[in-house]
A computed fold for a 161-nucleotide part of an RNA from Lathyrus aphaca, annotated as small-subunit ribosomal RNA, 3' minor domain. The RNAcentral record of the full RNA draws on SILVA. It matches the Rfam family "Eukaryotic small subunit ribosomal RNA". On this family, see Yusupov et al., Science 2001: "Crystal structure of the ribosome at 5.5 A resolution".
Context: one part of a larger RNA
């Protein structure tokens, strides 16, 4: 930059924000009902194996005693087998309560996807008109009711900025 001004709303475009939303949506955490249930612990058993002394039988056999000697007697100890007994004790079985983990029921909290819907904000040189600002070409504005692509129009009441 001063009316070739300023400026209003619908519609269309671009970007953003939150909202509703079928999907009996999804994920995670917590709590509740129920189920399966590892593991260790405790209890009652079990009893591989280890140890202990005892009894019986066998083998061997020191000291001691007798004897001139061979030898006889004696039988500590060692060892083998059998038999019951006692102690310790691994695996394992059963029972009990505790209970990881998993499955599943219901509730609750947080987060999140979603065709589409309906708002708001911003932008521009889009579209339609020109409602307001001058007596803005129907003075304007407020309340209320009805109507209309849109700004708006009309009725009634009120105010003057």
């Nucleotide at each position: 930059c001063a009316c070739c001004g300023c400026c209003c709303g619908u519609c269309g475009c671009u970007u953003c924000u939150a909202c509703c939303g079928a999907u009996u949506g999804a994920a995670u955490g917590c709590u509740c009902c129920g189920g399966u249930g590892a593991a260790a612990u405790c209890g009652c058993c079990a009893g591989a194996g280890a140890g202990g002394g005892g009894u019986a039988a066998g083998u061997u056999g020191a000291a001691g005693g007798g004897g001139a000697a061979a030898c006889c007697u004696a039988g500590a100890g060692a060892u083998u087998u059998a038999c019951a007994c006692c102690u310790c004790a691994a695996a394992g079985a059963c029972g009990a309560g505790u209970g990881a983990a998993c499955c599943a029921u219901a509730g609750u909290a947080u987060u999140u996807a979603g065709a589409g819907g309906a708002a708001g904000a911003a932008g521009a040189a889009g579209u339609c008109g020109u409602a307001a600002c001058a007596a803005g070409g129907u003075c304007u504005c407020c309340g209320u009711a009805g109507g209309u692509g849109a700004a708006c129009c009309u009725g009634c009441g009120g105010a003057g900025g």